[in-house]
RNA sequence: UGGCCGGCAGGGAAUGGGGUCUCCCUUCAACCGCCACGCCAGGCCGAUGACUCCUACCGUGCG
Numbered sequence: 001u002g003g004c005c006g007g008c009a010g011g012g013a014a015u016g017g018g019g020u021c022u023c024c025c026u027u028c029a030a031c032c033g034c035c036a037c038g039c040c041a042g043g044c045c046g047a048u049g050a051c052u053c054c055u056a057c058c059g060u061g062c063g
Base pairs, nucleotide, nucleotide: 009026010025011024012023013022016054017053018052019051020050021049033044034043035042
C1' cells in the first nucleotide's frame, strides 16, 4: 500500500418528520416509480420497505 474477513459506526429502501421492526450497502456501494417515445414533447400513482403517529395534499359527509 492492496486484498479478504470480522467489529464498531454510518448510510440507503421513487415526495416531509417521529417511534418500532425488516432488508440492503460500506463509498466505483446500497438507492434514484410507472406509461409512452428514434429525438423533442407528453401522461399516471403513492408522503410507509412494513406498521403507527404527526404534517402537507386529494375525495366524501356532517357542523
Molecule: Fluoride riboswitch aptamer (crcB RNA motif)
Organism: Hyphomicrobiales bacterium